[in-house]
This is a predicted structure of a 111-nucleotide RNA (SAM riboswitch aptamer (S box leader)) from a pig gut metagenome.

């Protein structure tokens, strides 16, 4: 590159010493009550294989990944749509806030 999915699910411990939640920006949040990262071990899930049955779906967790904080932690790009103040302006927009859809970009997992 193409396809699919991404608002659910599931954590101890050892080590290790200050970061981290993919990127940019604004946030908000997590962390010496020990961050990332490393093993070790469970657990979730079912994309691909393999088993099993069989109305070709559905089921199994062996194997290969994968993942075990908050919605892909929330938004900005684009639309719609409520409010809110009567702030700014005046014929209907601007600005603040709330909600939904879609794009983008990201993760996965086949090929």
């Nucleotide at each position: 590159c193409u396809u699919a999915u991404u608002g659910a699910g599931a954590g101890a411990g050892a080590u290790g010493g200050a970061g981290g939640g993919a990127a940019u920006u604004g946030g908000c949040c997590c962390u010496g009550c020990g961050a990332a990262g490393u093993c070790u071990c469970a657990g979730c899930a079912a994309c691909a294989g393999g088993c099993a049955c069989u109305u070709u779906g559905c089921g199994u967790a062996c194997u290969g990944u994968g993942c075990u904080a908050a919605a892909u932690c929330c938004a900005a790009c684009a639309g719609a749509u409520c409010g809110c103040c009567c702030g700014c302006a005046a014929u209907u927009g601007c600005a603040c806030g709330g909600u939904c859809u879609g794009a983008g970009a990201a993760a996965u997992a086949a090929g």
The sequence is in RNAcentral, with records from MGnify.